[in-house]
């Protein structure tokens, strides 16, 4: 420099163009003499800026960052 892939709660992984969900972590409660385990509840996110669409995490364009391949 060229090509390809990816970016989603604190972490990790999902999500036909139609309510952004699960697990772990955190917080609250139940249980317990106390703690752990277990159970219940709760909190929390779509890389950025535009475009298409009734509606975008998803499609399009540009940009940023990371990884892989080639030179």
């Nucleotide at each position: 420099u060229g090509g390809g892939u990816g970016a989603u709660c604190g972490u990790u992984c999902a999500a036909c163009g139609g309510u952004a969900g699960g697990a772990c972590a955190g917080c609250g409660g139940a249980c317990u003499c106390u703690g752990a385990c277990u159970c219940c509840g709760u909190c929390a996110a779509u890389c950025u800026u535009a475009g298409u669409u009734c509606g975008a995490a998803u499609c399009u364009a540009a940009g940023u960052c990371a990884c892989c391949c080639a030179g």

This is a predicted structure of a 71-nucleotide RNA (transfer RNA) from Desulfomicrobium norvegicum. The same sequence occurs in records of 2 taxa. Its Rfam family is "tRNA". The family's RNA type in Rfam is transfer RNA.